[in-house]
Molecule: FMN riboswitch aptamer (RFN element)
RNA sequence: ACAUAUUUUCAGGGCAGGGUGAAAGUCCCUACCGGUGGUAAAGUCCACGGGCAGAAAUGCAGAUCCGGUGAGCGAAAGCAAUUCCGGAACCGACAGUAUAGUCUGGAUAAAGCGAAAAUAUCA
Numbered sequence: 001a002c003a004u005a006u007u008u009u010c011a012g013g014g015c016a017g018g019g020u021g022a023a024a025g026u027c028c029c030u031a032c033c034g035g036u037g038g039u040a041a042a043g044u045c046c047a048c049g050g051g052c053a054g055a056a057a058u059g060c061a062g063a064u065c066c067g068g069u070g071a072g073c074g075a076a077a078g079c080a081a082u083u084c085c086g087g088a089a090c091c092g093a094c095a096g097u098a099u100a101g102u103c104u105g106g107a108u109a110a111a112g113c114g115a116a117a118a119u120a121u122c123a
Base pairs, nucleotide, nucleotide: 003121004120005119006118007117008116009115010114017029018028019027031102032101033092034091035048036047037046038045043090044089051060052059053058064088065087066086067085068084072079073078094105095104096103
């Protein structure tokens, strides 16, 4: 070093401008945002976490297509990114309040199969 064990730490961004109105960061136009791991680099795939219901067991729950490229695979034909590039879309708990992904609140909360560090053991 590897491995094992213990401990500690670590997970969130966003209403700028305009319209209506008595009142809207909630409606309309428009703007903006994207936790962790896996996999070709992902808000939309597969999982995890958070959320909601329940006394609990447990249950429920969001959204992507088209074209291109081709790392890689294959003897070849060919396959190959919903992740890259171009284009066009879509989604976003609960409570409060003029109807909220973006405001306020529960929340200085909670959460790891991930990451980092320290220590110990082993050779």